[in-house]
Context: one part of a larger RNA
RNA sequence: UGACGGGGGCCCGCACAAGCGGUGGAGCAUGUGGUUUAAUUCGAUGCAACGCGAAGAACCUUACCAGGUCUUGACAUCCAGAGAAUCCUGCAGAGAUGCGGGAGUGGCCUUCGGGAAUUCUGAGACAGGUGCUGCAUGGCUGUCGUCAGCUCGUGUCGUGAGAUGUUGGGUUAAGUCCCGUAAUGAGCGCAACCCUUACCCUAUGUUGCCAGCGGUUCGGCCGGGGACUCAUGGGGGACUGCCGGUGAUAAACCGGAGGAAGGUGGGGACGACGUCAAGUCAUCAUGGCCCUUACGCUCAGGGCUACACACGUGCUACAAUGGCCAGCACAAAGGGCUGCAAACUGGCGAGGGUGAGCGAAUCCCAAAAAGCUGGUCUAAGUUCGGAUUGUAGUCUGCAACUCGACUGCAUGAAGUUGGAAUCGCUAGUAAUCGUAGAUCAGCUACGCUACGGUGAAUACGUUCCCGGGCCUUGUACA
Repeated sequence: UGACGGGGGCCCGCACAAGCGGUGGAGCAUGUGGUUUAAUUCGAUGCAACGCGAAGAACCUUACCAGGUCUUGACAUCCAGAGAAUCCUGCAGAGAUGCGGGAGUGGCCUUCGGGAAUUCUGAGACAGGUGCUGCAUGGCUGUCGUCAGCUCGUGUCGUGAGAUGUUGGGUUAAGUCCCGUAAUGAGCGCAACCCUUACCCUAUGUUGCCAGCGGUUCGGCCGGGGACUCAUGGGGGACUGCCGGUGAUAAACCGGAGGAAGGUGGGGACGACGUCAAGUCAUCAUGGCCCUUACGCUCAGGGCUACACACGUGCUACAAUGGCCAGCACAAAGGGCUGCAAACUGGCGAGGGUGAGCGAAUCCCAAAAAGCUGGUCUAAGUUCGGAUUGUAGUCUGCAACUCGACUGCAUGAAGUUGGAAUCGCUAGUAAUCGUAGAUCAGCUACGCUACGGUGAAUACGUUCCCGGGCCUUGUACA
C1' cells in the first nucleotide's frame, strides 16, 4: 500500500421486510449429469454451465459409429500433354463409383504461332485436418457493475516503499455540485450529446383520413376536402426557469404554481482502471506440436432422439373469478413472388380444387384472445384434466421404420394447490390474454425475440441475511 475480520461509523441495492405470483408434488416438453451403447460427436460446470453454442439433428446439417471407396485428392496456385464448352443416354452397384454409346464441334481475343475460359490425364511442389494446447495468442464475450470509481502532470511531505491531490463539512443517482484545504490542474469513467416514447406548432397529403357539402348500390363507395386521425421531415418544449420555506448568504433539499410532461419525465443504446491464467484453437484468425494410401476425402446406413435413475428451465393442470355452446365487440407490431393468398367450391376436420388481388399505408396472412350478453353444467376425479394407446386420414419432402407435424373417432392416466427449501417483481410493473417474426421444405417452438389488450397489491423501516461503496481500526496474510 492492499486484502481480510462472526471490528466500528456512514450509505446504497427487490438485499431483507411489506405484498402479489410462482418453483419444489403430478403429466408432458426441453437441457444436463449418470448409465447404456458400435456410436450415443464436441464444447459450456457455483453465482456468471444446465429451453446454453443450436435463429430449427428424418437425408443433408454431422464433426460420431460399423461398413464400401479414393490418394496431388472435395478445395487453391504452378508445370506438361490432350480435348471447345456443353448436353443426352445404356449396363453393374446400396451409392460413391466403374465400364461404355451418342450428339456437338471457330462461343471470346489473335501478330494465325497461340492465348484466356473450361474439362480430362500425368508428375511433384503442395493441399487437407471440427486433430492437441483458450495455461503460447489475436479477436469477441461473460462477470463484479451502469457499481462510482481508476489514474496522471507539476508541486509539497517522507531516507524509502509511498503519501498528498481523491481526506474533511454539507449535498447528490453519481469523485454530482458547493465550501474548506499544500496543493493546483488534467485524463478515463458519471452526466450530457444519439435512438425511442409522452405534448404542441409547421410542411406535405397517397395507397392514409372524412368534419362540413352533394350523390349513393350504404362500402370513404363516388364527386370532393386538408379540418381531424395518421404517416414522414423540420422546429418548439423542462432549465430547479418562477414563488415560499430550510440551509453557511453556498451547493442543495422540501412544498407550491403553471404545464402534456418536474426535478435524470419513462425506456433503450452506451460498461472506466481492472478481477476471475473466467469462456471460446468447433465462428474466424493464429504460434507450437501431431496425422499425410490417413487423424485427409467421399458414399449409403445407423447414431446425436438410448433410459433403473438424479437435477435445472418451462408448458398444461388440479377447476365454478371455472368448463362447454351460441351471439356481439376492441389492438399493436411484423411477414409476403421458389411468396402471401381473398372470394367461390366438395370435406366433420387437418387440408384439397380453382384462383381475384398484391413486390404491398392499396392486396393477403388475419380469426385477435382474455372481454361483454344469453344458455347449460352443480362440487363430482366430474361436461375438471388431458397423458397414454388403438384406428382412419391430411400435408411437407427422393424418403416420415428407427425419428415429423397436424386432423377425425375411440381411449381417457397422474393430478383435489404440492415437505425441507427456493425464485421473480416497485407501475402500465407483477399477474393474466392473445398476436407476429427469425431459423425453416416440414417440424419435436411449450423455446427465443418483439408486439399490443386487461391490469393490481405493498414498502413501517434498515435490527437481521446477501452483494456493493467511502472513512477508520486490528492483523502470526501478500

Description: The prediction has a mean pLDDT of 84. A computed fold for a 478-nucleotide part of an RNA from an uncultured prokaryote, annotated as small-subunit ribosomal RNA, 3' major domain.